[in-house]
Context: one part of a larger RNA
């Protein structure tokens, strides 16, 4: 001197960060990941329209278009991000500093080429069955940027063949020749010459698809170096240690398997065994160094025990499957159904730790062409003096000094300028009246500049131009009136503060040392004093 404290006693306001440290114990209820109709095809609702029917007519109805809303599908893109926790881990897990010529990268910029031509299905509806359900089966029928055959190859890939230039080794990078092999999907604005009844062809502009080269940003391996205890743990080890062939992987390698050698590691600490996420930090110190690893940031691990894989660029995948184990709930007993270490919250533990709150206005994610939609990430309010920081309870005068209380040598002396009085004044809190910032911009308009045939439309810029959970809190100004605000610990020395009563080794104090057995400055009250102050102290832990 510090604390993510905890307890006592006490509490007037604000600002700012913290807030299950124990049981990786169990979980009631709600929300926490969706989104695109401008990928698709069908279904319902609502409003128009409008050919045919019934009706004398109003009107009604069947199929039709055309817009808007809905929700189930099929399809993309997300869900691997963000959020939580610290169980396991002594570990290339983390820090540092390197390698990867041994390696991947969706979206995102950029370069080059392309996108031609056929199919056949599966949900979804419709029929039918089966089950308490939870979900299945069977027919029959369709869409597509869902699958697919076929073409075409700028380029990739493999072999064959030559050249340059690297490189620690197998190699590795560019160029040339031959052969083989490999790919794509649309969707939507506008335009109107030509061709079409029309829709579109066509022309133009955006998104999107396909290959290939490069970049970013991001992962994946290796490797040298460093940070816990125990020698009352001294030997360990057979896929072990290396080879050769395979086999896997995005990618080296015993990562796997056959097969041969028989090595490898260890007193520089191997092996066992405790104990622990790593760091930046943070907390102490004059620093060396000790301690610690909450909040924030980086990396690892893990999602209700174990164990797998699937899809995907990327997961062995908190809110995904499938299998085992416990648990708990539902059942018609045949079967099924769940995983708060997400943010509220509830039991239990415990000294001890909050709201089942408010909004997507900002900041950021996701989808989407955009409006938007979703976002217990965030922003932000509540609750706890837990922690720091501020600010106030008042301010000026005011007696040889009221009362009262304490003590007293009974003179007095102190509580005390302290009170009261007398002036002025209103900070915070209460009331009341006005003001800003967090808002950038988006649709959209209007200039300018690129594209284009183009006064369409797209893009780029520059100027208008909606949106506020908080939340009226804030900030300025008015009104009242000292008016609504102090406690807590000490006083024997260490250690700033002293007497008087009670008590009498009792009742009790105590970090040490020690006080207390009749004058107790150390126990208890009460006066004075000391320190501190919305907090004071005690306990715990580190320096």
């Nucleotide at each position: 001197a510090a604390c993510g404290a905890a307890c006592g006693c006490u509490a007037g306001c604000g600002g700012c960060g913290c807030g299950u440290u124990u049981u990786a114990a169990g979980c009631a209820u709600g929300c926490a990941a969706g989104u695109c109709g401008a990928a698709c095809g069908g279904g319902g609702g609502c409003g128009g329209c409008g050919a045919g029917g019934a009706g004398u007519a109003a009107u009604c109805u069947u199929g039709g278009c055309c817009g808007c809303c809905c929700g189930a599908g099929u399809g993309g893109c997300g869900a691997a991000c963000g959020g939580g926790u610290g169980a396991g881990u002594a570990a290339c897990a983390c820090g540092u500093g390197g390698a990867u010529a041994a390696u991947c990268u969706g979206c995102c910029c950029u370069u080059a080429a392309g996108a031609c031509u056929g199919g056949g299905a599966c949900a979804g509806c419709c029929c039918g069955c089966a089950g308490a359900a939870a979900u299945g089966c069977g027919g029959a029928u369709u869409a597509a940027u869902a699958c697919u055959g076929g073409a075409u190859a700028c380029g990739g890939u493999c072999c064959c063949u030559g050249c340059c230039g690297c490189a620690c080794a197998u190699g590795c990078g560019g160029g040339g020749g031959g052969g083989a092999u490999u790919a794509a999907a649309g969707c939507u604005g506008g335009g109107g010459a030509c061709c079409g009844c029309a829709a579109g062809g066509c022309c133009u502009g955006g998104c999107g698809c396909u290959u290939a080269g490069g970049g970013a940003g991001g992962a994946g391996u290796c490797c040298g170096c460093g940070g816990c205890c125990c020698a009352u743990u001294a030997g360990c080890u057979u896929g072990u240690u290396g080879g050769c062939g395979g086999g896997g992987u995005a990618a080296a390698a015993g990562c796997c398997c056959a097969c041969c050698a028989a090595g490898g590691c260890g007193a520089c600490g191997a092996u066992g065994g405790g104990u622990a996420g790593c760091c930046g930090g943070c907390c102490u110190g004059a620093g060396a160094g000790g301690g610690u690893g909450a909040a924030c940031g980086g990396c690892c691990a893990c999602a209700u025990u174990g164990g797998g894989a699937c899809u995907g660029a990327g997961a062995c995948a908190c809110g995904g499957c499938c299998c085992a184990g416990a648990c708990u709930c539902c059942u018609a007993c045949g079967g099924g159904a769940g995983g708060c270490a997400g943010c509220a919250g509830c039991u239990a533990a415990g000294a001890a730790u909050c709201u089942u709150c408010c909004g997507c206005a900002a900041u950021g994610g996701g989808c989407g062409a955009a409006a938007g939609c979703c976002u217990g990430a965030c922003g932000g309010a509540g609750c706890g003096a837990c922690g720091c920081c501020g600010c106030g309870u008042g301010g000026a005068c005011g007696a040889c000094g009221a009362a009262g209380g304490u003590c007293u040598u009974c003179g007095g002396a102190u509580u005390g300028u302290a009170a009261a009085g007398u002036c002025a004044u209103u900070u915070c809190g209460g009331g009341g009246a006005g003001g800003a910032a967090g808002a950038a911009u988006a649709a959209g308009g209007g200039g300018g500049g690129c594209u284009g045939a183009a006064c369409a439309g797209g893009c780029c810029u520059u100027c208008c131009g909606a949106u506020g959970a908080c939340g009226a809190c804030c900030c300025u100004u008015c009104c009242a009136g000292a008016a609504g605000a102090a406690g807590c610990c000490c006083c024997g020395g260490c250690u700033a503060a002293c007497u008087a009563c009670g008590u009498g080794c009792c009742a009790g104090c105590a970090g040490c040392c020690g006080c207390g057995g009749c004058a107790a400055u150390a126990c208890g009250u009460a006066g004075g004093g000391g320190g501190u102050a919305a907090g004071c102290g005690u306990u715990g832990u580190u320096c």
Predicted 3D model of a 543-nucleotide part of an RNA (small-subunit ribosomal RNA, 5' domain) from an uncultured bacterium. Rfam family: Bacterial small subunit ribosomal RNA. Its family is annotated with ribosome and structural constituent of ribosome in the Gene Ontology. RNAcentral holds the full RNA, with entries from ENA. The prediction has a mean pLDDT of 82.